RNA sequence: GGUCCCAUCGUCUAACGGUUAGGACACCGCCCUCUCACGGCGGUAAUAGGAGUUCGAUUCUCCUUGGGACUA
Numbered sequence: 001g002g003u004c005c006c007a008u009c010g011u012c013u014a015a016c017g018g019u020u021a022g023g024a025c026a027c028c029g030c031c032c033u034c035u036c037a038c039g040g041c042g043g044u045a046a047u048a049g050g051a052g053u054u055c056g057a058u059u060c061u062c063c064u065u066g067g068g069a070c071u072a
Stems, first nucleotide, its partner, number of pairs: 001071007010025004018055001027043005048064005
C1' cells in the first nucleotide's frame, strides 16, 4: 500500500428501521446487622465524529478518527 472486521454507561455485553437504549459488575443512597461482609430495594451513568437515505437511524450508505486481522 491492498482487502476485511470492530467502536453503545466506569468495565463487560444486548437491542426486526418505530425501545423510557436493556442486563451484569462497579459506584451512590436506603433497609438489614452491634459493625463489616452477605442479602433486599432504589438511583446516577452510554450509541467515536461528520454527512446522506428515510415520515423515523444504535441499526442502512459514504467520509474521517481510533483499534485489530490477513496479505504484498
A computed fold for a 72-nucleotide RNA from a bacterium, annotated as transfer RNA. Its Rfam family is "tRNA". Its family is annotated with triplet codon-amino acid adaptor activity in the Gene Ontology. The prediction has a mean pLDDT of 80.